[in-house]
RNA sequence: AAAAGGCAAACCUGUUGUGAAACAGGGACGCAAAGUCAUGGGUCUGACCGCACUCAGAUUGCCAGACUGCCGAA
Numbered sequence: 001a002a003a004a005g006g007c008a009a010a011c012c013u014g015u016u017g018u019g020a021a022a023c024a025g026g027g028a029c030g031c032a033a034a035g036u037c038a039u040g041g042g043u044c045u046g047a048c049c050g051c052a053c054u055c056a057g058a059u060u061g062c063c064a065g066a067c068u069g070c071c072g073a074a
Base pairs, nucleotide, nucleotide: 006031007030011026012025013024014023015022016021029061035067036066037065039064040063041062042059043058044057045056046055047054
């Protein structure tokens, strides 16, 4: 590459949450790890506060790292 498949952005509906956002259904922008882990950064939310610091949380489909995984021409 091919083949078998997989996941599911934006948006809509419902629910939860102060919130970022998450879950379920619909829906596909895309993805060789768009599988898992919030471990290090980044970004975002909340509390305190004049600011900063600090603490708590969210985001792995922001980047990196770790672990695992389908096919098999190269």
A computed fold for a 74-nucleotide RNA from a soil metagenome, annotated as c-di-GMP-I riboswitch aptamer.